Small-subunit ribosomal RNA, 3' major domain from a metagenome, 472 nucleotides, folded computationally. It matches the Rfam family "Bacterial small subunit ribosomal RNA". RNAcentral holds the full RNA, with entries from SILVA. The prediction has a mean pLDDT of 81.
[in-house]
Context: one part of a larger RNA
């Protein structure tokens, strides 16, 4: 000097505590051990690995197993052949990959193309993240970390950077052998809460016409919504009280907002030899008629078990079966697909519009009415049996969806154990990437919309001082 303490002291966190909703039982969804297999490809493994990588495994993907096949593949120069080859089709023969024949196939006479051979080498999701770069996750959006120069000490090393107060913050104020300075902190970005202004077409409709079953339909308006650009606002700025006349602190005024308004982006020196050689790039080692290349099938979908993360639910705050509303983010021309007809429906069929504030995907819970009456039921939907859609060369292993029967566990869940402090938690739908097809995941949107928090004793973690040590 640091680490540690079942030391002390002071201060923070959804850390307790006080609430809400869950997890642990169930059925199923994914994942991940385990076991099984010809192969079940690899990789992640307390917190930080398990709906992770994978923002979509039928084929492909694909890295695995099985079977069949190639073997110098890149390049550059050399020789040879062919008058054609390669290309395109065709027909055999194969699981195809290929193979073997047939057609037809430029014309500037040399490209091209084949085959051989020389040379340079390719290729490798093989190994080694304990050799690396990048990049990522964690401690932690915690408030630290360190320099310069001067002091002090014999050095390590200290001082600043501690102390009284204060803050979300080494944030500010004071004081001090320290003065400075730098990387974090805060602000400067963004988005959202208030208003001007300027902009009105595809948005928008007060007030005037026109019209309509019904509608901004329409002529017109530029006032409102609202689009997207600039700009205003918030600063402890103002009033009080308290504090050291100081930094702040509690209260009040005024305002859309009020003391960081609120949410994002932003991650200091640095730990874990954390994670990635399967993204990429890379040293070294390995393979090289294979650990490379093609191809068809098969496996990554297995299955006594066990854990993770979700999803539906056990019911009346609920099902069910009719009526009626109100959204925001977003995508869209190999696309979105209206109306209409046709199927119970999944869909089919049709083609309008729309390169998109124009038109299409396009809401649900909620209200309003009726029904069921506590039951394994009009809850609950697993599983199976049948009949079809639809995408795609192709749904057997292995795909989403329907519609008809079936109607399984399951009546609130041991011992533990998780999120969550306001548009938040809970619930309700939607969108969008990936995508032929496939979402119960993930990223986002928007409706509905609470409860509680005395308080810091305890439990986790984290921070500053300071104390003990046989620790480094």
């Nucleotide at each position: 000097u640091g680490a540690c303490g079942g030391g002390g002291g002071c201060c923070c966190g959804c850390a307790c505590a006080a609430g809400c909703a869950g997890u642990g039982g169930a059925g199923c969804a994914u994942g991940u051990g385990g076991u099984u297999u010809a192969a079940u490809u690899c990789g992640a493994u307390a917190c930080g690995a398990c709906g992770c990588g994978a923002a979509a495994a039928a084929c492909c993907u694909u890295a695995c197993c099985c079977a069949g096949c190639c073997u110098u593949u890149u390049c550059a120069c050399u020789a040879u052949a062919u008058a054609u080859a390669a290309g395109u089709u065709u027909g055999c023969a194969g699981a195809g990959a290929u193979g073997c024949a047939g057609a037809u196939g430029c014309u500037a006479c040399g490209g091209a193309u084949a085959u051989a051979g020389u040379g340079u080498u390719a290729g490798g999701u093989g190994c080694u993240g304990c050799a690396u770069g990048g990049c990522u996750g964690u401690c932690g959006u915690c408030a630290g970390c360190u320099c310069g120069u001067g002091c002090c000490g014999u050095g390590a090393g200290g001082u600043g950077u501690u102390g009284g107060g204060u803050u979300a913050a080494g944030u500010c104020c004071c004081g001090c052998a320290a003065c400075g300075a730098g990387c974090g902190c805060a602000a400067c970005c963004c988005u959202u809460a208030u208003c001007a202004u300027u902009u009105g077409u595809u948005a928008c409709c007060a007030g005037c016409a026109c019209g309509u079953a019904a509608a901004g339909g329409u002529g017109g308006g530029g006032a409102c919504u609202c689009u997207a650009a600039u700009g205003a606002g918030a600063c402890u700025g103002c009033c009080g009280a308290g504090g050291u006349u100081a930094a702040c602190u509690c209260g009040g005024a005024g305002g859309a907002a009020g003391g960081u308004g609120a949410g994002g982006a932003u991650g200091a020196c640095g730990u874990c030899a954390a994670g990635u050689c399967c993204g990429c790039a890379u040293g070294g080692c390995c393979c090289u008629u294979a650990u490379g290349g093609c191809u068809g099938g098969g496996g990554c979908u297995a299955c006594a078990c066990a854990c993770g993360u979700g999803c539906u639910a056990c019911a009346a705050u609920g099902g069910c079966c009719g009526g009626u509303a109100c959204a925001a983010u977003a995508g869209g021309u190999u696309g979105c697909g209206a109306a209409g007809c046709c199927g119970c429906g999944a869909g089919g069929u049709g083609a309008a519009g729309c390169u998109a504030a124009u038109c299409c995907u396009a809401a649900a819970a909620a209200c309003c009415g009726g029904u069921c009456u506590c039951a394994g039921u009009u809850c609950g939907g697993a599983u199976u049996g049948g009949a079809g859609u639809c995408u795609g060369c192709a749904a057997c292993u292995c795909g989403a969806c329907u519609c008809c029967a079936u109607g399984a566990a399951g009546c609130u869940g041991g011992a533990a154990u998780u999120g969550c402090u306001a548009g938040u938690a809970a619930u309700g739908g939607c969108g969008a990437g990936u995508c032929a097809g496939c979402a119960c995941a993930u990223c986002g949107c928007c409706g509905u919309g609470a409860a509680u928090a005395c308080g810091u004793u305890c439990c986790c973690g984290g921070g500053c001082c300071u104390u003990g040590u046989a620790c480094a």